[in-house]
A computed fold for a 162-nucleotide RNA from uncultured Butyribacter sp., annotated as Lysine riboswitch aptamer. It matches the Rfam family "Lysine riboswitch aptamer". Rfam describes the family as follows. Riboswitches are metabolite binding domains within certain messenger RNAs that serve as precision sensors for their corresponding targets. The RNAcentral record of the sequence draws on MGnify.

RNA sequence: GAUAGAGGUCGCACUUUUCAUGAGUAGCAUGUCGGAUGUCGCAGGGACAGAAGAAGACAUAGGAAAGGGAAAAGUGCCGAAGAGAAUGGCAGCCUGUGCUGACAUUUUCUGGGCAUGACAUGAAUAAUGUCAUGACUGUCAUCAUUAAGAUGGAGCGCUAUC
Numbered sequence: 001g002a003u004a005g006a007g008g009u010c011g012c013a014c015u016u017u018u019c020a021u022g023a024g025u026a027g028c029a030u031g032u033c034g035g036a037u038g039u040c041g042c043a044g045g046g047a048c049a050g051a052a053g054a055a056g057a058c059a060u061a062g063g064a065a066a067g068g069g070a071a072a073a074g075u076g077c078c079g080a081a082g083a084g085a086a087u088g089g090c091a092g093c094c095u096g097u098g099c100u101g102a103c104a105u106u107u108u109c110u111g112g113g114c115a116u117g118a119c120a121u122g123a124a125u126a127a128u129g130u131c132a133u134g135a136c137u138g139u140c141a142u143c144a145u146u147a148a149g150a151u152g153g154a155g156c157g158c159u160a161u162c
Base pairs, nucleotide, nucleotide: 001162002161003160004159005158008078011077012076013075014074015073016072017071018070019069029060030059031058032057033056037049038048039047040046041097042096043095044094045093081110082109083108084107085106086105087104088103090101091100092099111137112136114134115133116132117131118130119129120128121127139153140152141151142150143149
């Protein structure tokens, strides 16, 4: 240098189907009250709706979806994957600005899952992400050893073969 492997009983990610939640919620329709604004983040502009009745409130009728979740099946794998930062353009009516989303490049961190707490996202007590703590687990090094074990490091690592 090349090839092939291991970590686990919830290893990681993705796709499809079904189910629950979302929710009797939102939008739409009708009626009553109300009486001039409302929507597109903000400013400027523009567009649309509005006294043939806006916003808002109540009632009736009917009534979703997305993200996230559970189960099953399948696919790709073991930096699998995830997150932060910077840059770039794309989308969200035009310009500016902010935010969000996905993508590309560069760079930083994390061996892995679990539990607890805080913060953020979220309809949510589900779940996810980040940080901290804790034991567990795999790997290597050092020490110790009858056995058991202790400490420390990180995946650009470890093991095997050539």